[in-house]
Order: sequence, then C1' cells, then structure tokens
RNA sequence: GAUAAAGGCAAAUCCGGCGAAAGCCGGAGACGCAAAGCUGCGGGUCUAAAACCAGUGAAGGAAUUCCUGGUAAUUGACAGCCGGGCCGCCGAA
Repeated sequence: GAUAAAGGCAAAUCCGGCGAAAGCCGGAGACGCAAAGCUGCGGGUCUAAAACCAGUGAAGGAAUUCCUGGUAAUUGACAGCCGGGCCGCCGAA
C1' cells in the first nucleotide's frame, strides 16, 4: 500500500492479583490500530513510597515518632503522546 483476502493487537468498563501511587499482570470486553510488535535513547506527561522543606498540628521530660501541606524521578510509570533505534506478517495494480 487495494472499500481485497489471511492472520493479529485490544481503549473504556467489570472481576481477580501486585503496587504507596502512577500503573502493571491474568480473565471478560471492543473504542480503536498497518507496526496499537520490541526498546525509556531524546522530548513530553503521570505518580511521590523513601528523602528534603514548612506548620500556629498531635504525642512525649527529651531524643524522637506521627499528622497535614509542599518540592522533586538522579530510583517509579506511560511505547494506545511525539521523535529516534531494532525487528517483522500479508499483498493486487
């Protein structure tokens, strides 16, 4: 890539599991997809357990612990956001 054929994937949602969360895995399910196959390499987006900061917050003699709010992926996540890299099924004119 043809309003062709073969074969494929599976959004939302629901159920079960994992995770602090984002999200992931399995089953059901199809909104869509010609790379909706693989890869966090660049950008972007999401999350914030731990860490740090703040509080006129709570407990405590204190050390400290807890609570609430904030910051930030150098560690988490997204390949169905864009780009790069790798690999690949079918096939007329």
A computed fold for a 93-nucleotide RNA from a soil metagenome, annotated as c-di-GMP-I riboswitch aptamer. The sequence is in RNAcentral, with records from MGnify. The model forms 100% of the base pairs in the Rfam consensus.